[in-house]
Molecule: transfer RNA
Organism: Ipomoea nil
RNA sequence: GCCUGUUUUGCUCAGUCGGUACAGCGCAAGGCUCUAAACCUUGUGGUCCUGGGUUCAAGUCCCAGGGUGGGCG
Numbered sequence: 001g002c003c004u005g006u007u008u009u010g011c012u013c014a015g016u017c018g019g020u021a022c023a024g025c026g027c028a029a030g031g032c033u034c035u036a037a038a039c040c041u042u043g044u045g046g047u048c049c050u051g052g053g054u055u056c057a058a059g060u061c062c063c064a065g066g067g068u069g070g071g072c073g
Stems, first nucleotide, its partner, number of pairs: 001072007010025003019056001026044006049065005
């Protein structure tokens, strides 16, 4: 340099044919307990990497760029 995967909450991630983003961990509060851990319940948090385009509507489609992984030279 070329090809290709990936980028979503503090972390790991799901997201179908475009229609207000799911779960686990974490964190907070409560329950239980003499106390704590474990367990149970509730809650908590997202500029979906950046900019632009298409559309009534974009995490999703298109263009350009960035980060990161792999392959080729």